[in-house]
Small-subunit ribosomal RNA, 3' minor domain from a Fidelibacterota bacterium, 147 nucleotides, folded computationally. The source organism's lineage runs through Bacteria, Pseudomonadati and Fidelibacterota. Its mean pLDDT, the model's own confidence on a scale to 100, is 84.
Context: one part of a larger RNA
RNA sequence: CACCGCCCGUCACGCCAUGGAAGUCGGUAGCACCCGAAGUCGCUAGCCUAACCCGCAAGGGGAGGAGGCGCCGAAGGUGAGACUGAUGACUGGGGCGAAGUCGUAACAAGGUAGCCGUACCGGAAGGUGCGGCUGGAUCACCUCCUU
Numbered sequence: 001c002a003c004c005g006c007c008c009g010u011c012a013c014g015c016c017a018u019g020g021a022a023g024u025c026g027g028u029a030g031c032a033c034c035c036g037a038a039g040u041c042g043c044u045a046g047c048c049u050a051a052c053c054c055g056c057a058a059g060g061g062g063a064g065g066a067g068g069c070g071c072c073g074a075a076g077g078u079g080a081g082a083c084u085g086a087u088g089a090c091u092g093g094g095g096c097g098a099a100g101u102c103g104u105a106a107c108a109a110g111g112u113a114g115c116c117g118u119a120c121c122g123g124a125a126g127g128u129g130c131g132g133c134u135g136g137a138u139c140a141c142c143u144c145c146u147u
Base pairs, nucleotide, nucleotide: 003110005107008103009102011100013097014096015095016094018092019091020090023087024086025085026084027083028082031079032078033077034076039072041070042069043068044067047065048064049063052061053060054059113134114133115132116131117130118129119128120127121126
C1' cells in the first nucleotide's frame, strides 16, 4: 500500500496441547481384620543336666536346657476407602496455520448509533425485548468561556 480500506463469527482442512467420560492398568502412604517366620521377654506339676547348696550315699534343693504355651512381631493374605500416574470409545471448547466456504456484525450517523447487564430466539457473525451509559453524529435551544 490510506473505504477497491479495515474487520467478525459459523463451517471445511492440517498440526498441537488440553477439559469431560463407561471404564481398564498401575504407583504411594495409611486403616480394619486374618495368618504369623526369626528373635527378645514372660510362664511352664512332666523330660534332660557336669559345675552351686544339703547329703556318706541314694537322692533332694536351686539354677540351666530341650520342648510346650503366651505378648510383641517382618513378610504374606482379605476388605473398604484416600491421594496420584498412564490409558480410554465418544465428546467439549482452545491455540496456530500466504491466498478454502457462508454471510457482513463492528470501525465514518458502518448505512437499524454503539456499548454494558439480562431474557428469549437464530447457520454464523447476530437479532429482538427490558433497564442502563455516552466512550453517539446531525439539528434546535439554554448556560458559560474566548475573539